[in-house]
Molecule: FMN riboswitch aptamer (RFN element)
Organism: Ornithinimicrobium cavernae
């Protein structure tokens, strides 16, 4: 130094306009893009979280909730260039996008969330050797 373990900190973006009695939900235009890996920088690739669903336990007289845990589901790209090497970079033209609410249907408004989070070459402390 490197590795285990533990506390703590950090961990998600992104609207104009016209119609209209009403629409950041419709039309048109324009904007966003978590984390880890990858021969080389990914929204779209391999894989993980969010969100949904569901079995089990805990706590709650039942019930509804709420937690914990372990399983299920889980959107989208191709062409051409450059190079040992890019579905990741250049050029071009497509695409995706949880739930619940709502004056009128939402990726961008509100809400669950002052939650949760994969995860961090972010700091302390202990262990090892």
């Nucleotide at each position: 130094c490197a590795c285990g373990c533990g506390c703590u900190c950090c961990g998600g973006g992104g609207u104009c306009g016209g119609u209209g009695u009403a629409a950041u939900u419709c039309c048109g235009a324009a904007c966003c893009g978590g984390c880890g890996g990858u021969g080389a920088c990914a929204g779209u690739c391999c894989g993980c979280g969010a969100c949904c669903c569901g079995a089990c336990c805990g706590c709650a007289g039942c019930c509804a909730g709420c937690g914990g845990c372990c399983g299920g589901u889980u959107g989208a790209c191709c062409c051409g260039g450059u190079g040992g090497a890019a579905c990741u970079c250049c050029g071009g033209g497509a695409c995706c996008g949880a739930c619940g609410g709502u004056g009128a249907g939402a990726g961008u408004c509100c809400g669950g969330a002052c939650g949760g989070g994969a995860g961090g070459c972010a700091g302390c402390g202990c262990g090892c050797a």